[in-house]
RNA sequence: GAUUCAUCAAGAUCACCUGAGGGACCUGGCCCGAUGAAGGUGAGGCAACCGACGCCACUGGCGCACGGUGCCAAUGCCGGGACCGAUGAAAG
Numbered sequence: 001g002a003u004u005c006a007u008c009a010a011g012a013u014c015a016c017c018u019g020a021g022g023g024a025c026c027u028g029g030c031c032c033g034a035u036g037a038a039g040g041u042g043a044g045g046c047a048a049c050c051g052a053c054g055c056c057a058c059u060g061g062c063g064c065a066c067g068g069u070g071c072c073a074a075u076g077c078c079g080g081g082a083c084c085g086a087u088g089a090a091a092g
Base pairs, nucleotide, nucleotide: 003090004089005088006087007086008085013043014042015041016040017039021032022031023030025081026080027079028078029077044072045071046070049068050067051066053063054062055061056060076084
């Protein structure tokens, strides 16, 4: 990077460094940003995909939040397009 499956209308901030862009891609809008964007670091938080643990009426369901991820503006911001995008798990 590709494949399969599942989910994507809920939820969650402070500080420091840095200094102008960002909202995946194209397009038409719209929005966020020097009252500090994107990125990095630290701490905190949300959530419950996988594992662990516990329970049940057990191909699963519920609980928990210990471990592995993920996430912390707006419905994946909205319309259209694209065998599109993101996250988790699996096998390879």